RNA sequence: GAAGCAGGCCAGACCGCCGCUGGUGCGUUUCGGGGAAACCCGGCACUGGAGGAAGGUCCGGACUGCACAGAGCACCGUAGCAGCUAACGGCUGUCCACCGCGAGGUGAGGAUCAGAGCAACAGAGACGAGUCGAGGCGCGGGUGCGGCAACGCGCAAGCGGUGCCGCAAACCCCCUCUGGGGGUGGCCCGAGUCUCGGGUGAAACGGGCAAUCUCUACGGGCAGCAACACCAAAUAGGCCGGCAUCGAUGUGGCUCGCGGAGCCGGCGGGUAGGUGGCACCGAGCCGGGUGGGUGACCCCCGGCCCAGAUGAAUGGCGGUCACGGCGCGGCCUCGCAAGGGGCGGCGCCGCACAGAAUCCGGCCUAUCGGCCUGCUUCACAC
Repeated sequence: GAAGCAGGCCAGACCGCCGCUGGUGCGUUUCGGGGAAACCCGGCACUGGAGGAAGGUCCGGACUGCACAGAGCACCGUAGCAGCUAACGGCUGUCCACCGCGAGGUGAGGAUCAGAGCAACAGAGACGAGUCGAGGCGCGGGUGCGGCAACGCGCAAGCGGUGCCGCAAACCCCCUCUGGGGGUGGCCCGAGUCUCGGGUGAAACGGGCAAUCUCUACGGGCAGCAACACCAAAUAGGCCGGCAUCGAUGUGGCUCGCGGAGCCGGCGGGUAGGUGGCACCGAGCCGGGUGGGUGACCCCCGGCCCAGAUGAAUGGCGGUCACGGCGCGGCCUCGCAAGGGGCGGCGCCGCACAGAAUCCGGCCUAUCGGCCUGCUUCACAC
């Protein structure tokens, strides 16, 4: 210098003006407005006000309500080993396997002598055992052809038995004997069984897959802040008391008249509405430690209080500077040239992903641009 690996950080800065929203103090504490009430809003000053992911809502907890003797089954989840943690499917260390020259990365990584299921292509045959070739064993079936010689028959072609020879194809026995039966042996064929072997294939009978069911171990009660608690209308229904066809209530206040079956009060539950939950002294944040641990993490000391709405605040405008891109022209420098590098100037444009909603710990996903640290491989120089 080039190419990478791992970890961490930033997410424009400052000033002015105008707003939005929370808290505290003062004032008001009935002054004004809304509301039946509960409660809410309105003034001034000071002060706080988005993120590394606030996102997806995937996992784990806090918190809340309901359920809950004990045990088992079902269902869901997790899976080397050891640890961290409030907890986890997260994180750390380590073993093993795979990938990479390496720094490093990835892994649902228990069990296939409990049982079941599955395997593309190739191959005769793929999970049940069988198949191809060779050999062994026993079983069943079959077992002839050719040549020569003399003889017999026939005019001849030829036919017949007998003997001998060749191939493994012969030998023996019995009977009712031109024929039949049985036994032994040789060879051939067939199916069976056993052993061995070649080729295909990841795998050929002994293995693989549990990210197929299953088994083993461990864990899991259900629902979620629209949880839940409190205050509390109208209307309808409920309970109690009173009045009412001897006419209640109604008909603008009274009487008459009309009308004709309900009316009045209280209580309790739920709903609309409102408040709390909810902005947190906390699994809290920041800094330090020649504290412990390889590490995740834990311990000690000091400091701090740090967003919070509910048609939902956290913004808008202007200026200066910084960063990036494009264009214009200038200077310096390397080079024969083509061209390359650097510096400052002007103008225009851009500045990501995305925005809290009960809170916290993780995972995953999105993200313009930039910075820092450690390490690896290669090349060059000393």
A computed fold for a 382-nucleotide RNA from a Burkholderiales bacterium, annotated as Bacterial RNase P class A. It is recorded under the gene name rnpB. Of the family's consensus pairs, 91% are formed in the model.